This is a predicted structure of a 93-nucleotide RNA (THF (Tetrahydrofolate) riboswitch aptamer) from Sedimentibacter sp. zth1. NCBI's taxonomy places the organism under Bacteria, Bacillati, Bacillota, Tissierellia, Sedimentibacter. It matches the Rfam family "THF (Tetrahydrofolate) riboswitch aptamer". A reference for the family is Huang et al. (2011), "Long-range pseudoknot interactions dictate the regulatory response in the tetrahydrofolate riboswitch", Proc Natl Acad Sci U S A. Rfam's curators write: Tetrahydrofolate (THF) riboswitch was first reported for Ames et al. as an RNA motif in 5' untranslated (5'-UTR)regions of folate transport and biosynthesis genes in Firmicutes genomes.
RNA sequence: AACAGAGUGGAUAAGAUGCGUUAAGUGUUAAGAGAUGGGAGGUCGCUCUUAAACGAAAGACUUAGUCUGCGGUAUCUUGUCGCUUCCGCUGUA
Numbered sequence: 001a002a003c004a005g006a007g008u009g010g011a012u013a014a015g016a017u018g019c020g021u022u023a024a025g026u027g028u029u030a031a032g033a034g035a036u037g038g039g040a041g042g043u044c045g046c047u048c049u050u051a052a053a054c055g056a057a058a059g060a061c062u063u064a065g066u067c068u069g070c071g072g073u074a075u076c077u078u079g080u081c082g083c084u085u086c087c088g089c090u091g092u093a
Stems, first nucleotide, its partner, number of pairs: 002092004010081009019071003028052007038087005058068004
């Protein structure tokens, strides 16, 4: 020097436990901030905050309450997939 590989933020499926159904959450737009393979930087990806617009599936039993649904709902576990530039790490002959 060449070749190959490992490793993230996240995405997705299932299960479990919850939240809402008196409407939060999810999704959209704008602004700001933050994190993002081992190091530095990085976005059309991700997270948080603020504002705006839009928007829903409830029902049964019932003393307390319980149960079944619904939401492009939250978290955890497992499986699968998995960055970009430069520099590193491992292996090969």
About this RNA: The model forms 94% of the base pairs in the Rfam consensus.